[in-house]
Context: one part of a larger RNA
RNA sequence: AGACGGGGACCCGCACAAGCGGUGGAGCAUGUGGUUUAAUUCGACGGUAAGCGAGGAACCUCACCAAGGCUUGACAUCUAGCUGCAGACUCCCGGAAACGGGAGAGCCUUCGAGGGUGCUAGACAGAUGCUGCAUGGUUGUCGUCAGCUCGUGUCGUGAGAUGUACCGUUAAGUCGGAAAACGAGCGCAACCCCUACUCUAUGUUUUACUAUGUCAUAGAGAACUGCCCGUUUUAAGUGGGAGGAAGGCGGGGAUGACGUCAAAUCAGCAUGGUUCUUACGCCUUGGGCUACACACGUGCUACAAUGGGAAGUACAAAGGGACGCCAAAUCGCAAGAUGGAGCUAAUCCUAUAAAAACUUCCCCCAGUUCGGAUUGAGGUCUGAAACUCGACCUCAUGAAGCCGGAAUCGCUAGUAAACGCGUAUCAGCAACGGCGCGUUGAAUACGUUCUCGGGUCUUGUACU
Numbered sequence: 001a002g003a004c005g006g007g008g009a010c011c012c013g014c015a016c017a018a019g020c021g022g023u024g025g026a027g028c029a030u031g032u033g034g035u036u037u038a039a040u041u042c043g044a045c046g047g048u049a050a051g052c053g054a055g056g057a058a059c060c061u062c063a064c065c066a067a068g069g070c071u072u073g074a075c076a077u078c079u080a081g082c083u084g085c086a087g088a089c090u091c092c093c094g095g096a097a098a099c100g101g102g103a104g105a106g107c108c109u110u111c112g113a114g115g116g117u118g119c120u121a122g123a124c125a126g127a128u129g130c131u132g133c134a135u136g137g138u139u140g141u142c143g144u145c146a147g148c149u150c151g152u153g154u155c156g157u158g159a160g161a162u163g164u165a166c167c168g169u170u171a172a173g174u175c176g177g178a179a180a181a182c183g184a185g186c187g188c189a190a191c192c193c194c195u196a197c198u199c200u201a202u203g204u205u206u207u208a209c210u211a212u213g214u215c216a217u218a219g220a221g222a223a224c225u226g227c228c229c230g231u232u233u234u235a236a237g238u239g240g241g242a243g244g245a246a247g248g249c250g251g252g253g254a255u256g257a258c259g260u261c262a263a264a265u266c267a268g269c270a271u272g273g274u275u276c277u278u279a280c281g282c283c284u285u286g287g288g289c290u291a292c293a294c295a296c297g298u299g300c301u302a303c304a305a306u307g308g309g310a311a312g313u314a315c316a317a318a319g320g321g322a323c324g325c326c327a328a329a330u331c332g333c334a335a336g337a338u339g340g341a342g343c344u345a346a347u348c349c350u351a352u353a354a355a356a357a358c359u360u361c362c363c364c365c366a367g368u369u370c371g372g373a374u375u376g377a378g379g380u381c382u383g384a385a386a387c388u389c390g391a392c393c394u395c396a397u398g399a400a401g402c403c404g405g406a407a408u409c410g411c412u413a414g415u416a417a418a419c420g421c422g423u424a425u426c427a428g429c430a431a432c433g434g435c436g437c438g439u440u441g442a443a444u445a446c447g448u449u450c451u452c453g454g455g456u457c458u459u460g461u462a463c464u
Base pairs, nucleotide, nucleotide: 001464002463003461004460005459007458008457009456010455011454012453013452015448016447019411020410021409022408023407026301027300028299029298030297031296032295033294034292035291042053043052064287065286066285067284068283069282070281073124077123078122079121080120081119082118089104090103091102092101093100094099107115108114126276127275129274130273131272135270136269137265138264139263140261142259147186148185149184150183151182152181153162154161155160166177167176168175192253193252194251195250197221198220199219200218201217202216203215224247227241228240229239230238231237303404307363308362309361310360311359312358313357319350320349321348324343325342329338330337331336370401375396376395377394378393379392380391381390417440418439419438420437421436422435423434
């Protein structure tokens, strides 16, 4: 100088407390461990792995396994020789295909064996093989915590200290005062984006038409403790008030200092070294990644009457659409099919759209008109192909489950909780996941003793 303490003082955070809703019990979905397997490819492992890489495993993907094949190779550059034919192509045989064998057709030209192609030989290619403890790049985490440093000066023999400590204050090393310090840098804040209000301009949409408005587009304004009162050190600030759409950081996002964990990633990519080279490379068919006594994580659906069922009536936002979105109409109980209008999108479609909500009726506390797993049968769609292993529809079946032990998680306001809608990936779909969007819309916070994490000062130490 640090680190640590079941030392001290002060401060903060959904950290506790106060509340609301969950997880842990059930069924299913999904990830992981374990076990099994020819293979169940690999990585990630307290917080900071486990609906994670994967924003789509039937083939492909694919790295794994079995079997069949190839060896200058699926891909790149070059050299030498041969061919003089373009290569791709067509037919026959074997085959699961890849591939192997046979036959046929067959290029341009400035006529130089020039270009291109094929074959042979050789340099080489190739590797999701190993090392993240050789690395770049990127990322997680402490933590959006308020810290981390430098120049000059001063103090100290020196390591170092000071500045950065102290008193107030702040979300903040934020600001003020004071002070052997005076300044400065990276962080904080602001500058950027969205949102809430107003004005101006424009108008593809809306409407039968016009106009206005909602709205959209893009410029400006508006909030600064600016004004008033109290308080504080005449400070920084803080409590209250006015006006205002908004008030003291208005709400949200992006933004992550010096560093820590030899943290993660050689399988996104790049890359040093190392290993393989008729194979650890390449092609193909089939299988596997979907196994199942069990254990754990994350979710969905429930256990019902604030509910379930039937009928009727409303109200969104934000997205997507040309190998696409797909209307009306017809058929089908339905999934869906036929159909073909419109739309290169404020115009048409998704979507006559929302769902919780509201109105009327039935159910009357029961393993039920709760719950929907599982299983049987019949279908629809995508796709060469749904057996292993897709989604959906209809009929039948109707399991566990009556609110969950110890323990444990999220959340402070348009938040939690509840409700539906959209979208990326994508032929289809394992989506109940991820990322967004709106609708309805709470309760509680006395307080900082305790638990966890963090910051500043100080103290002890046999640790560095």